[in-house]
Context: one part of a larger RNA
RNA sequence: UGACGGGGGCCCGCACAAGCAGCGGAGCAUGUGGUUUAAUUCGAAGCAACGCGAAGAACCUUACCAGGUCUUGACAUCCACUUAAAGCAUAGGAGACUAUGUGUGCCAGCAAUAGCGAAGUGAGACAGGUGGUGCAUGGUUGUCGUCAGCUCGUGUCGUGAGAUGUUGGGUUAAGUCCCGCAACGAGCGCAACCCUUGUCGUCAGUUACUAACGGGUAAAGCCGAGGACUCUGACGAGACUGCCGGGGACAACUCGGAGGAAGGUGGGGAUGAUGUCAAAUCAUCAUGCCCCUUAUGACCUGGGCUACACACGUGCUACAAUGGCCGCAACAAAGAGGCGCAAGCUCGUAAGAGGGAGCGGAUCUCAAAAAGCGGUCUCAGUUCAGAUCGUGGGCUGCAACCCGCCCACGUGAAGUCGGAGUUGCUAGUAAUCGCGAAUCAGCAUGUCGCGGUGAAUACGUUCCCGGGCCUUGUACA
Numbered sequence: 001u002g003a004c005g006g007g008g009g010c011c012c013g014c015a016c017a018a019g020c021a022g023c024g025g026a027g028c029a030u031g032u033g034g035u036u037u038a039a040u041u042c043g044a045a046g047c048a049a050c051g052c053g054a055a056g057a058a059c060c061u062u063a064c065c066a067g068g069u070c071u072u073g074a075c076a077u078c079c080a081c082u083u084a085a086a087g088c089a090u091a092g093g094a095g096a097c098u099a100u101g102u103g104u105g106c107c108a109g110c111a112a113u114a115g116c117g118a119a120g121u122g123a124g125a126c127a128g129g130u131g132g133u134g135c136a137u138g139g140u141u142g143u144c145g146u147c148a149g150c151u152c153g154u155g156u157c158g159u160g161a162g163a164u165g166u167u168g169g170g171u172u173a174a175g176u177c178c179c180g181c182a183a184c185g186a187g188c189g190c191a192a193c194c195c196u197u198g199u200c201g202u203c204a205g206u207u208a209c210u211a212a213c214g215g216g217u218a219a220a221g222c223c224g225a226g227g228a229c230u231c232u233g234a235c236g237a238g239a240c241u242g243c244c245g246g247g248g249a250c251a252a253c254u255c256g257g258a259g260g261a262a263g264g265u266g267g268g269g270a271u272g273a274u275g276u277c278a279a280a281u282c283a284u285c286a287u288g289c290c291c292c293u294u295a296u297g298a299c300c301u302g303g304g305c306u307a308c309a310c311a312c313g314u315g316c317u318a319c320a321a322u323g324g325c326c327g328c329a330a331c332a333a334a335g336a337g338g339c340g341c342a343a344g345c346u347c348g349u350a351a352g353a354g355g356g357a358g359c360g361g362a363u364c365u366c367a368a369a370a371a372g373c374g375g376u377c378u379c380a381g382u383u384c385a386g387a388u389c390g391u392g393g394g395c396u397g398c399a400a401c402c403c404g405c406c407c408a409c410g411u412g413a414a415g416u417c418g419g420a421g422u423u424g425c426u427a428g429u430a431a432u433c434g435c436g437a438a439u440c441a442g443c444a445u446g447u448c449g450c451g452g453u454g455a456a457u458a459c460g461u462u463c464c465c466g467g468g469c470c471u472u473g474u475a476c477a
Base pairs, nucleotide, nucleotide: 001477002476003474004473005472007471008470009469010468011467012466013465015461016460019425020424021423022422023421026317027316028315029314030313031312032311033310034308035307042053043052064303065302066301067300068299069298070297073126077125078124079122080121081120082119083118087102088101089100090099091098092097105116106115108113128292129291131290132289133288137286138285139281140280141279142277144275149188150187151186152185153184154183155164156163157162168179169178170177194269195268196267197266199237200236201235202234203233204232205231209226210225213224214223215222240263243257244256245255246254247253319418323377324376325375326374327373328372335366336365337364340359341358345354346353347352384415389410390409391408392407393406394405395404431453432452433451434450435449436448437447
């Protein structure tokens, strides 16, 4: 100087407390451990691994296993020789591939031939490696933590390591600001500048809108028209403790109030200092060294990554009446759409099929649910719950046996609110309801977004956890 203390003081955070909803019990989904296996590819490991890499394993992917094959190679450059390579057909084969037949370049030139592109054969230089080492590395990322800290120059003090500044008195979300002070300044962080949302104005109106006028309909901005309104989107305004009062040191600031759409950082996001964990990643990529080179490289078929006495994590669905079922019938936002989204219509109980208007889209399409109104069920393992299984069908795709999703009928398991313990959340939040997108032929209870309905509680900081500042002790560095 740090680090640590079941030392002290001050302060903060959904850290506790106060509340609400969960998890831990059940079934299923998914990840992991373990076990099994020819293989169940590899990585991730307290917080910060475990719906994680994977935004989508039937083949492919694929890195694993079995078998069948290749050896200058599936891919790149160079040399020599050859001429067609490709494509198509037939035969063999699980296919990779092999054999046979057929068959074609561009440009210059009359031609020979030369050049360009392509393929085959041969020799070697080399290719190739998701092989090892993240404890050799770059890059990227997690974490403490959006915590308020981390430093430097000059000066001063100390033999020196170092100290001071950065401590102190207040204050703040903040090393934020004020005051004081052997310090005076400065940098990286904080804040602001950026995006979005909330109010208003100006400008601009099509595909959006419709107050007035006219037309028109079963109804309808449907049409003429309009530029008011909504909305769209470009530019502005607006919030700054600016104003008033109390407190304070006449300061910083803080409390209350006015006005205001918004008030003291208005809400949300992006933004992550010096560093810590030899943290993660050699399997995104790049890369040193080591290793393989008729194989640790490459191709193919099939299998595996989907196994299952068990254990754990994360979720979904429930256990019901604030509910289930039936009927009637409203209201979003954000997105996507041409190898696409697909209305109306017809068929089918349905999944879906037929057909195809419209739309590269503020125009068309995908396309809401909870809520509401009416009826029924009456506390039961039930008209709750839906696992499992049987049968029949639909869709995608060469192909759904291993191993996809969906529909209908039948079947109808566990489950009556969950031990010790434990998680999230302070407001348009939790809870609850649906919608969309990426990936994607198909496959979502996951992920990332979007809106609808919409709470309860916070006395307080004694305690648990994590963190910041000062101080004290130390046999630790």
Molecule: small-subunit ribosomal RNA, 3' major domain
Organism: Oscillospiraceae bacterium